[in-house]
Context: one part of a larger RNA
């Protein structure tokens, strides 16, 4: 000096981003137990008493009771929950970055919606085959929510996707008016002209599907859910009115929130002092209803704020043991 241990006056978190780490609870038996609550829980909640050894009562063992004995100490060592109060997420046991993350992420039973009638849809291959399944719609597949309680509003303009087919547009083909080459032959000023069958390049009208246009449905499909002005007998606000836009203008809940910029908003609580924390206000820069809204008993090595025990985490440091390098002897 470093590592792992042990002990401290008096205080006891005043240390820290933060009670990290440490202490402290502990076992059994009895008594006792709140809010909530899905009546299963919560709960070992909380608290709070009692434990040795001998004799008797009573043959032996437990318990009681009674007398007696010893200790600072009776679960005499070791093993061995601290609790409690409020709030956020996710209901839950599970699952996961092997080797920085265990969560609030994933999963999950419940719902929801779309596909698929069997040689199914889908996925795997070039294919034959195979899983799907020795299954059959209470099935299988995609794809979103994510226990349960209360609910899931308004908009189909746009994108998708499903239906429709009268009309427009539409591609090869089909079809072949018309044109250009060629030239047997004819004409001819001898240059070149005109040109039948044929082949040969093209080629117009007409026809020609699905698609797109078009109608129409479909938001637990992807997604969207306005601004201004004025207006009551204090003021101040605006139930009321006017306008202009939209497809339609955010319904219920819930809101400075894992969302709130200004902000340490305001107001109350808790504290001597609270940029955190509760409960409220609504002035939602910029919540909001299965990208699900709000709640919620249980449950969590989850985030967060307090209280009670506790303590070398501090005020502030001291001593010890056990090992180890290293430096002095």
């Nucleotide at each position: 000096u470093c590592a792992c241990g042990g002990u401290u006056a008096a205080g006891g978190a005043a240390u820290u981003a933060g009670g990290c780490a440490a202490a402290a609870u502990g076992a059994c038996c009895c008594u006792g137990u709140a809010a909530c609550u899905u009546c299963g829980g919560g709960a070992u909640a909380a608290a709070g008493g009692g434990u040795c050894c001998u004799c008797g009562u009573a043959u032996g063992a437990a318990a009681g009771c009674g007398a007696g004995g010893c200790g600072c100490a009776g679960a005499g060592a070791a093993u061995a929950g601290g609790u409690c109060c409020a709030g956020g997420c996710a209901a839950c046991u599970g699952u996961u970055u092997a080797a920085c993350a265990a969560a609030a992420a994933c999963a999950c039973a419940g719902g929801g919606c779309u596909g698929u009638g069997c040689g199914a849809a889908g996925u795997c291959g070039a294919a034959a085959g195979a899983c799907g399944c020795g299954g059959u719609a209470u099935a299988c597949a995609g794809u979103c929510u994510g226990a349960c309680a209360c609910c899931u509003g308004c908009c189909c303009g746009g994108u998708g996707c499903c239906g429709g087919a009268a009309g427009g547009u539409u591609a090869a083909g089909a079809g072949g008016a018309g044109g250009g080459c060629u030239u047997a032959u004819g004409c001819u000023u001898a240059g070149g002209c005109a040109g039948a069958a044929g082949g040969u390049c093209u080629g117009a009208a007409u026809u020609g599907a699905a698609g797109c246009c078009c109608c129409g449905g479909u938001a637990a499909a992807c997604g969207g859910c306005g601004g201004c002005c004025g207006u009551a007998a204090c003021u101040a606000u605006a139930a009321c009115g006017g306008u202009c836009c939209u497809a339609a203008g955010g319904u219920a809940g819930c809101g400075a929130a894992a969302u709130u910029c200004c902000u340490u908003g305001u107001c109350g609580g808790g504290u001597a002092a609270g940029u955190u924390c509760c409960g409220a206000c609504c002035u939602g820069c910029a919540c909001g209803a299965a990208u699900g809204g709000u709640g919620u008993a249980a449950u969590g090595a989850u985030c967060c704020g307090g209280a009670c025990a506790c303590u070398g985490u501090c005020u502030c440091a001291a001593c010890c043991g056990u090992g180890a390098g290293c430096c002095c002897a």
This is a predicted structure of a 329-nucleotide part of an RNA (large-subunit ribosomal RNA, domain IV) from a bioreactor metagenome. RNAcentral holds the full RNA, with entries from SILVA.